[in-house]
Molecule: Bacterial small signal recognition particle RNA
Organism: Nitriliruptorales bacterium
RNA sequence: AACCCUCGGUGACGUCCUCCGGUGAACCGGGUCAGGGCCGGAAGGCAGCAGCCCUAAGCCGUUCUCGGGCGGGUGCCGAGUUAGCGUCC
Numbered sequence: 001a002a003c004c005c006u007c008g009g010u011g012a013c014g015u016c017c018u019c020c021g022g023u024g025a026a027c028c029g030g031g032u033c034a035g036g037g038c039c040g041g042a043a044g045g046c047a048g049c050a051g052c053c054c055u056a057a058g059c060c061g062u063u064c065u066c067g068g069g070c071g072g073g074u075g076c077c078g079a080g081u082u083a084g085c086g087u088c089c
Stems, first nucleotide, its partner, number of pairs: 005080007013071005020061004029054004037046003
C1' cells in the first nucleotide's frame, strides 16, 4: 500500500409495487332495468331476472419517465477499528 471487516454516501443491474391500457361479478357490487311478476277500480306504483354501462378483488400487457421496496459471484468515494497467539521487559 492492497484485500477482508464495520459505518456513511452515491451509481449501475435485476426484480416487485405505484402509474397507464385491457380483461373482469348468472345470484350473494352499483346504475338503468326489456320481458315477465305483484299491488291498484283506474291513473299509476313496487320489487326486480336477463341485457347494457361503471367498477371491486384478481389476471394479462405496455413503458422503465418519476417515486418507493428488495437482492447480490455489483461499481466507486470517504472514514474507522477490534480480537487472538507468541516472545521480551